[in-house]
RNA sequence: AACUCAUCCAGAGCAGUGGAGGGAAUGGCCCGAUGAAACUGCGGCAACCAUUGAUGCAAGUCAAAACGGUGCCAAUUCCUUUAGGUUUAACCUAUAAGAUGAGAG
Numbered sequence: 001a002a003c004u005c006a007u008c009c010a011g012a013g014c015a016g017u018g019g020a021g022g023g024a025a026u027g028g029c030c031c032g033a034u035g036a037a038a039c040u041g042c043g044g045c046a047a048c049c050a051u052u053g054a055u056g057c058a059a060g061u062c063a064a065a066a067c068g069g070u071g072c073c074a075a076u077u078c079c080u081u082u083a084g085g086u087u088u089a090a091c092c093u094a095u096a097a098g099a100u101g102a103g104a105g
Stems, first nucleotide, its partner, number of pairs: 003103006013042005021031003025081001027079002043073003048069002051064005077097001082094005
């Protein structure tokens, strides 16, 4: 890399270095010299794993916290792609793709 399962309409940014790209891909639409990516420092969010507490025979459910393992901190995964439906435009449902975590090998 590929496989399995769960989640994705909530939430949370400043500084330094850097110097033109970035938002996965398609088509859009955006962000960016009032400073992109990347790296670093500090801060924060969240509750997937782990932890603690309550409950329970158990499976599990609820809650807490930020000391541990990750993750994340513009826009719903920014929208979209495939199929179906309601309908003028638009919207809804289920997927695909992607991301993250846990697992298995």
SAM riboswitch aptamer (S box leader) from Pseudoselenomonas ruminis, 105 nucleotides, folded computationally. RNAcentral holds the sequence, with entries from Rfam. The coordinates come from a structure-prediction model, not an experiment, and the mean pLDDT is 81. The model forms 97% of the base pairs in the Rfam consensus.